Description
The RNA shown here (c-di-GMP-I-GGC riboswitch aptamer) has 89 nucleotides and comes from a Campylobacteraceae bacterium. Its mean pLDDT, the model's own confidence on a scale to 100, is 82. NCBI's taxonomy places the organism under Bacteria, Pseudomonadati, Epsilonproteobacteria, Campylobacterales, Campylobacteraceae.
RNA sequence: CAAGACAAUGCCAAACUUACUGAGAAGUAAGGACGGAAAGCUACGGAUCUUCCUCAUUGAUUAAUGAAAAGACCGCCGAGUUACCUCAC
Numbered sequence: 001c002a003a004g005a006c007a008a009u010g011c012c013a014a015a016c017u018u019a020c021u022g023a024g025a026a027g028u029a030a031g032g033a034c035g036g037a038a039a040g041c042u043a044c045g046g047a048u049c050u051u052c053c054u055c056a057u058u059g060a061u062u063a064a065u066g067a068a069a070a071g072a073c074c075g076c077c078g079a080g081u082u083a084c085c086u087c088a089c
Base pairs, nucleotide, nucleotide: 003086004085011036012035016031017030018029019028020027021026034075040081041080042079044078045077046076048072049071050070051069054067055066056065057064058063
């Protein structure tokens, strides 16, 4: 460098519950562990999700669909970047 073991050090924490924030996707904190070898970080590409606002159509009195735009998500797949442990294979 590469690799990641029924080993080892420390680490993170899904679903769910409670509180708060947000229109929402979601986020934060506490509890809780399904899992994780980058489940650390960056929304850069794709995917997925949302619709306060704008436009169009239908409809008919505020709803449905689509577009645009703005967002969310790194525990979906890639990309970039940094790093702990081990040397069993």